[in-house]
């Protein structure tokens, strides 16, 4: 470092485009109002997670001393992520 398994956490939040069913007036049909479903997809707000990456620190410890160095699933949340997919430290096998 590759392959195979396993592999958490946090709104499928809310409005706004967008699609859809229903209603009323009217001679029919279009429009447009207003209920209500739908979020696949794009945008904006708030809330929230951490276990990619990043950042950040103690003590052993090195030193004559002092300064420099000094780890993570610790912490920050930049990034990422919070339906399903993917991704995902880490463990387990095989090369």
């Nucleotide at each position: 470092g590759c392959g195979c398994g396993g592999g958490a956490g946090a709104g499928u939040c809310u409005u706004c485009g967008c699609c859809u069913g229903g209603u009323g007036c009217a001679c029919c049909a279009c429009c447009g109002g207003c209920c209500g479903g739908g979020u696949a997809c794009g945008a904006a707000g708030c809330g929230c997670c951490g276990a990619a990456g990043g950042g950040g620190c103690a003590a052993a410890c090195c030193c004559u001393c002092c300064c420099c160095g000094g780890a993570a699933c610790c912490u920050c949340u930049c990034a990422g992520g919070c339906g399903c997919c993917a991704g995902g430290a880490c463990c387990g096998u095989g090369c």